[in-house]
Molecule: transfer RNA
Organism: Deltaproteobacteria bacterium
C1' cells in the first nucleotide's frame, strides 16, 4: 500500500429497512441454604464519526477513524 471482517447497554453478543434486544453486571424487593445462592421487578443506548438514498436507516451506498486477519 491492497483485500476481508468487525465497531450496537458497564462486559459478551443478537437484531440485516417500520423506529433497539438478550445474558451477565448494577439497583430495589422476596426467600433461606447467609463471604453467598435462588426467584421477582427494574435502571441503563449519539447503534464508532460525517454525508447520501428513502415516507422511514442500527440495517442499503460513499468517505473517514479505530481493532483483528490475509497479501505485498
Nucleotide at each position: 500500500g491492497g483485500g476481508g471482517c468487525g465497531u450496537u447497554a458497564g462486559c459478551u453478543c443478537a437484531g440485516a429497512g417500520g423506529u433497539a434486544g438478550a445474558g451477565c453486571a448494577g439497583c430495589g424487593g422476596a426467600c433461606u441454604u447467609u463471604u453467598a445462592a435462588u426467584c421477582c421487578g427494574u435502571u441503563g443506548g449519539u447503534c464508532g464519526c460525517g454525508g447520501g438514498u428513502u415516507c422511514a436507516a442500527u440495517c442499503c451506498c460513499c468517505g473517514c477513524a479505530c481493532g483483528c486477519c490475509c497479501c505485498a